[in-house]
The prediction has a mean pLDDT of 75. GlmS glucosamine-6-phosphate activated ribozyme aptamer, 162 nucleotides, folded computationally. It matches the Rfam family "glmS glucosamine-6-phosphate activated ribozyme aptamer". By type it is a riboswitch. Of the family's consensus pairs, 86% are formed in the model.

């Protein structure tokens, strides 16, 4: 905030509009309408996949969809990046380094298999004068996630064992 209650919702690809496209509306202006312009009240403005140890920095933080006229353009955030701690995994076991990785997962290579979206766009169907919202319907990615398998990745001590 809804609801009589039990309850329900409450954003992080995420909110936000001073610009800019459009709408209504009142003046402007006209024989009169359109347009212009101005005031006022609106619409619109990123579709989803993924993805948060903790301080601290810096900021155009990864992927594909539509779309090719505004998903323009601005703000402000942010789970990405960097350092730094902490806390795991792996490098055959301990202990400390060291290197990669990993944040409940975990080296690097290769190969093979399995999974995966909304929305636009169409149709209805509702709200609104209107721009436009909102539902419902069937469809369409990548990034990558997981599983197998094969190769293949430290150095020092101290102990046991032979």
């Nucleotide at each position: 905030a809804c609801a009589a209650a039990u309850g329900u919702a409450a954003a992080a690809g995420c909110g936000c509009c001073a610009g800019g496209a459009c709408u209504g509306u009142a003046u402007u202006u006209u024989a009169g309408g359109c347009a212009u312009a101005u005031g006022c009240a609106g619409u619109u403005g990123a579709c989803g996949a993924g993805g948060u140890u903790g301080g601290g920095g810096a900021g155009u933080a990864u992927c594909g969809a539509a779309a090719u006229a505004u998903u323009c353009g601005g703000c402000g955030g942010a789970u990405g990046c960097c350092c730094c701690a902490c806390g795991g995994u792996g490098g055959a076991a301990a202990g400390c380094a060291c290197c990669a990785c990993c944040g409940c997962u975990u080296g690097c290579a290769g190969a093979a298999a399995a999974c995966a979206a909304a929305a636009a766009a169409c149709a209805c169907a509702a709200a609104g004068u209107g721009a436009u919202u909102u539902g419902u319907g069937a469809a369409c990615a990548a990034a990558g996630u997981c599983u197998u398998c094969u190769g293949u990745a430290u150095g020092c001590u101290a102990g046991a064992u032979u």